This is a predicted structure of a 350-nucleotide part of an RNA (small-subunit ribosomal RNA, central domain) from a soil metagenome.
[in-house]
Context: one part of a larger RNA
RNA sequence: CUGGGCGUAAAGGGUGCGCAGGUGGUCGGGUAAGUCUGAUGUGAAAUCCCGCAGCUUAACUGCGGAAUGGCAUUGGAUACUAUUCGGCUAGAGGGUUGGAGGGGGGACUGGAAUUCUCGGUGUAGCAGUGAAAUGCGUAGAUAUCGAGAGGAACACCAGUGGCGAAGGCGAGUCCCUGGACAACUCCUGACGCUGAGGCACGAAAGCUAGGGGAGCAAACAGGAUUAGAUACCCUGGUAGUCCUAGCCGUAAACGGUGCACGUUUGCUGUAAGAGGAAUCGACCCCUUUUGUGGCGAAGCUAACGCGUUAAACGUGCCGCCUGGGGAGUACGGUCGCAAGAUUAAAACUC
Numbered sequence: 001c002u003g004g005g006c007g008u009a010a011a012g013g014g015u016g017c018g019c020a021g022g023u024g025g026u027c028g029g030g031u032a033a034g035u036c037u038g039a040u041g042u043g044a045a046a047u048c049c050c051g052c053a054g055c056u057u058a059a060c061u062g063c064g065g066a067a068u069g070g071c072a073u074u075g076g077a078u079a080c081u082a083u084u085c086g087g088c089u090a091g092a093g094g095g096u097u098g099g100a101g102g103g104g105g106g107a108c109u110g111g112a113a114u115u116c117u118c119g120g121u122g123u124a125g126c127a128g129u130g131a132a133a134u135g136c137g138u139a140g141a142u143a144u145c146g147a148g149a150g151g152a153a154c155a156c157c158a159g160u161g162g163c164g165a166a167g168g169c170g171a172g173u174c175c176c177u178g179g180a181c182a183a184c185u186c187c188u189g190a191c192g193c194u195g196a197g198g199c200a201c202g203a204a205a206g207c208u209a210g211g212g213g214a215g216c217a218a219a220c221a222g223g224a225u226u227a228g229a230u231a232c233c234c235u236g237g238u239a240g241u242c243c244u245a246g247c248c249g250u251a252a253a254c255g256g257u258g259c260a261c262g263u264u265u266g267c268u269g270u271a272a273g274a275g276g277a278a279u280c281g282a283c284c285c286c287u288u289u290u291g292u293g294g295c296g297a298a299g300c301u302a303a304c305g306c307g308u309u310a311a312a313c314g315u316g317c318c319g320c321c322u323g324g325g326g327a328g329u330a331c332g333g334u335c336g337c338a339a340g341a342u343u344a345a346a347a348c349u350c
Base pairs, nucleotide, nucleotide: 004321005320006319007304008303012318014201015200016199017198021194022193023192025088026087027086028085029084030083031082033081034080035077036076037075038074039073040072041071042070049065050064051063052062053061054060091191092188093187094186095184096183097182098181103177104176105175106174107173108172109171110154115149116148117147118146119145120144121143125136126135162169163168206247207246208245209244210243211242215241216240220236221235222234223233258317259316260315261314262313263312266295267294268293269292270291271290272289273288274287275286276285299306300305323350324349325348332343333342334341335340
């Protein structure tokens, strides 16, 4: 390079935005670079191939032809690609109206519960376990009533329900703010898709500085269990978990399924719209759109299964794979305060 692949066998980048690049709707005109075609020149000879001929034949030799990836010049064709000019509206974007939503950021507020403090009542136990013990309690605990402090999380609603690119988002109110969707078909007129690098976001844990600290709880201490028990169980308990500012940049970051567009029988639930029929009004009912589930035609698949939310049939672009181990390691580079992350081999071995 050709080829085959990526749900589970090796293989989809954690996610988005986007420069370059690749690729790109429809109609008409121009040009003719790619493309197709003719001519001319060149592509040395020998060799190779074909035919004929000469040595008695062959090897060998001679003659003629063919062949020669191609290159250049010139004439022509214009379907496709390109380029340029002009148009279109089915892609894309905008406008108006509207409803849904734990989408994001900030401020304020609320109730239940745990813990602690103070006061009242009250007396001998409480807590814990398989059973215990450590622990707490006559300096009055546990229980119960009242008052207060403080931090964190928001029961019910809650739903294979909603929103978000992913990570993720759930008490209430207000302010700021992003996106999707529906109806109208008013405007622009291909402005599109993808996207190496790049930039941004990115759970938890971890790190830096300053706060905060109720509960929980690595480490740690003690009690048990056990042959031992650096564990599982129990009593405690510090980082941390929370907030502000900054770093880290990884996860089974999973639908183990990249993004976009088009095409291809259906049935049934659910969320949110729009239209219709009906009604006093609503619900129910019918049609349709977007999302989210279940089952399944054809088809696909090694099977499992997928099946209009494709793993079907096609197109465009990106990422990735190429036997197991060594190894996502070493060295080097880049990034990071560090922890480490990222890029990424080989010897050897089966």
Background
Model confidence (mean pLDDT): 88 of 100. Its Rfam family is "Bacterial small subunit ribosomal RNA".